The prediction has a mean pLDDT of 76. Fluoride riboswitch aptamer (crcB RNA motif) from a bacterium, 76 nucleotides, folded computationally. It matches the Rfam family "Fluoride riboswitch aptamer (crcB RNA motif)". Its family is annotated with positive regulation of gene expression and response to fluoride in the Gene Ontology. The sequence was found by an Rfam model in a public genome assembly.
């Protein structure tokens, strides 16, 4: 100081919440005794045609379950 490896934890995974599962990033600076706080990050921010304007198209899930909102239809 540079890799890699294991664990533990933070975040994300196109429209709300949970549950255990999967994935995918995880760092740098600064204040400060420490908690923490500020700045810069990274993973994320839907698809199809199109040079681009544009038009089309799926969807409350990453997918399973299970609520909760909307909508069509049907029963009572």
């Nucleotide at each position: 100081u540079g890799a890699u490896u294991a664990a533990a934890u933070g975040g994300c995974g196109a429209u709300g919440g949970a549950g255990a599962c999967c994935g995918c990033c995880a760092g740098g600076g600064u204040a400060g005794a420490a908690a923490u706080g500020c700045c810069c990050g990274a993973a994320c921010c839907g698809c199809c045609a199109g040079a681009a304007a544009u038009g089309g198209c799926u969807a409350a899930u990453g997918g399973c379950u299970c609520c909760u909102g909307a909508c069509a239809c049907u029963g009572u």